[in-house]
């Protein structure tokens, strides 16, 4: 000095005038006025109704252990694989001896395995060749041979991928046929809460790959959304509430069962523009103490921090600098994902020089 | 606020259960026909299958995530 990994923060700053929404008793004085993504709606959750969510199907999720949270598919921390020279990154990471199904070309063979080139001739046959024996039919022994039956899968060659891998031994020639080792399957033991490691016997290998192909095995999901819902309450229309309640029809979340109302009785308020509420004080912020490796839990003090419905946060001046990106609430809240000009800060890791 | 469907040559459209080098038609070019132009005809060129990533030996085709543009209901 150079490359690079992580984690976190800022998003012009300051005044001053006019203006706009909201809150304080109209007004006056004061007080607050977008964002890390508000976005994309992609998970979860509060709230609200619905019949209070009970069963069964049927759909959808997720998918290594453990653990945080209201909850998650987020988030820590572990194991295991992979990358990387390392800080450190990735991972939809459950089940292929439940089933079915798929594996193009090439290749014997693509999953009840199999023999194209090759390798061998031991045992049996067969050739061919020598010797023997003989009723001249054939028989019997030995050598050579391996086109043929016949062994074999070690080697080539095909593929993405060929039924453990390397050596030794064997053996006609091979072959877990045998032995060591590695890998792999069962079992026990030791550490760990557990994934899972680590040892030990033991079995010749028990049968390829696709589940983001059906599918199976575990947990989880009731459905709609603040145009939820809920009060007041013109006009028009004739309907609303409780009680009981066989069948049948309507409605109900994708169906069923299960509810409910349409039936009668009784009593009289109901309801659509339009108005309010719902609406921001919260799984809330700051700071601190403790517990926990951590996520993140618990206790103290202190702070109130947009809430609008044509819908507000902007305009001019001065100063200043590095001259300002992506982009703005619309019931609320953790989370992913995305987009982003520039800059600032912490930790660490490799190279390469100088002391 | 919710559902949902779509995206392949300049345009219209195919691709069967995931199979090899994505094909038609039209449209551009060139070459012939004709005086000469259309039509005919013989030929060519033209695509990151919206984008990124994944998973398989292979991805238009399955699966995540983002762009884009249509329909529907309150």
């Nucleotide at each position: 000095g150079g490359a690079g990994u992580c984690g976190g923060c800022c998003g012009g700053a300051c005044a001053a005038u006019c203006g706009c929404c909201c809150c304080u008793u109209c007004g006056c004085c004061g007080g607050g006025g977008a964002g890390g993504a508000a976005a994309g709606u992609c998970c979860g959750g509060g709230c609200u109704c619905c019949g209070c969510a009970g069963g069964g199907c049927a759909g959808g999720g997720u998918g290594c252990c453990a653990g945080g949270u209201a909850a998650c598919g987020c988030c820590u921390g572990g194991g295991c694989g992979g990358c990387g020279c390392g800080a450190g990154c990735c991972g939809a990471c459950g089940g292929a001896a439940a089933g079915u199904g798929c594996c193009a070309c090439a290749g014997a063979a693509a999953a009840u395995a199999c023999a194209c080139c090759g390798c061998c001739c031991a045992a049996g046959g067969g050739g061919a060749c020598g010797g023997g024996a003989u009723c001249c039919u054939u028989c019997c022994c030995g050598u050579c041979u391996u086109c043929c039956c016949g062994g074999c899968a070690a080697g080539g060659g095909u593929g993405a991928a060929a039924u453990g891998g390397u050596g030794c031994g064997g053996u006609a020639a091979g072959a877990g046929c045998g032995c060591a080792c590695c890998g792999c399957g069962c079992u026990c033991c030791u550490g760990g809460c557990a994934a899972c490691a680590g040892g030990g016997g033991u079995g010749g290998c028990a049968g390829g790959g696709c589940a983001a192909a059906c599918c199976c095995c575990a947990c989880c999901c009731g459905g709609a959304g603040c145009a939820a819902g809920g009060c007041c309450a013109a006009a028009u229309a004739g309907g609303g509430g409780a009680a009981c309640c066989a069948u049948g029809g309507u409605g109900u979340g994708g169906c069923c069962c299960g509810c409910a109302c349409c039936g009668u009785u009784c009593c009289c308020g109901g309801g659509u523009a339009g108005g309010c509420c719902g609406c921001u004080a919260g799984a809330g912020g700051u700071g601190u103490g403790c517990g926990g490796c951590g996520a993140c839990g618990c206790g103290c003090a202190c702070c109130c921090c947009a809430g609008a419905u044509g819908a507000a946060u902007g305009a001019u001046u001065g100063u200043c600098c590095u001259c300002g990106a992506c982009a703005g609430a619309a019931c609320c809240c953790g989370g992913c994902u995305u987009a982003c000009a520039g800059g600032c800060c912490g930790a660490c890791u490799c190279c390469c020089u100088u002391c | 606020g919710c559902g949902c469907c779509c995206g392949u040559a300049g345009c219209u459209c195919a691709a069967c259960u995931g199979g090899a080098u994505a094909g038609a038609g039209u449209a551009u070019c060139g070459g012939g026909c004709u005086u000469c132009g259309a039509a005919c005809c013989c030929g060519a060129g033209g695509g990151u299958u919206g984008c990124a990533g994944g998973u398989u030996c292979g991805a238009g085709u399955c699966c995540u995530g983002c762009c884009g543009g249509g329909c529907g209901c309150g």
The prediction has a mean pLDDT of 75. Two RNAs folded together computationally: RNase P RNA and transfer RNA, 429 nucleotides in total. Rfam match: Bacterial RNase P class A. Rfam classes the family as a ribozyme.